[in-house]
RNA sequence: ACCGCAUAGCAAGCGCCUGGACCUGGGACUCGGGGGGCGAGUACCAGGUUGACGAGGGGGAGGUUUAUCGAAGGAUUCGGCGGAUGCCUCCCGGCCCUGGUCACGGCCGUCAGCGGCGUUACAAAACCGCCGGGCAACCGGCGGGACAAAAGCGCCAGGUGACCGAA
Numbered sequence: 001a002c003c004g005c006a007u008a009g010c011a012a013g014c015g016c017c018u019g020g021a022c023c024u025g026g027g028a029c030u031c032g033g034g035g036g037g038c039g040a041g042u043a044c045c046a047g048g049u050u051g052a053c054g055a056g057g058g059g060g061a062g063g064u065u066u067a068u069c070g071a072a073g074g075a076u077u078c079g080g081c082g083g084a085u086g087c088c089u090c091c092c093g094g095c096c097c098u099g100g101u102c103a104c105g106g107c108c109g110u111c112a113g114c115g116g117c118g119u120u121a122c123a124a125a126a127c128c129g130c131c132g133g134g135c136a137a138c139c140g141g142c143g144g145g146a147c148a149a150a151a152g153c154g155c156c157a158g159g160u161g162a163c164c165g166a167a
Base pairs, nucleotide, nucleotide: 014082015081016080017079019078020050021049022048023047024046025045026044028042029041030040031039032038053070054069055068059091060090061089062088063087064086092109093108094107095106096105099164100163101162102161103160104159115156116155117154118153119152120151127144128143129142130141131140132139133138
């Protein structure tokens, strides 16, 4: 380097499903019915479906677990498991003392300021239409047309000390 075999991964608001909900099939029971077919209901068995809509988010190590923001809906976006860029500690780094270095303190993470005020935005689902797959629950695609907040930007508003250097 090539070939063969096995295993794992191709995912990060992400993955999964033993509960729930829903669908299909089965035989059983109850009700409607004169009886059957049939219809409705109940639990059981089998197989399925569903189970969060995007925006944003990563210095390194360790620890930790209900880890940011809004949209829709009026509610199963219920419930649970795992993970995770959240958070904490330390290290590194930036900023805050009017040239520099260091220490401590504070706030942050390379766009490296918490907060206040102002300002500029941006999304997908939902919704409407069409098409495809499935007996169904439901799943997928295309088109139309919107609408956020966190965020960004501007202004206000940010340390103390020691030493060095210059005047």
Molecule: glmS glucosamine-6-phosphate activated ribozyme aptamer
Organism: Candidatus Desulfopertinax cowenii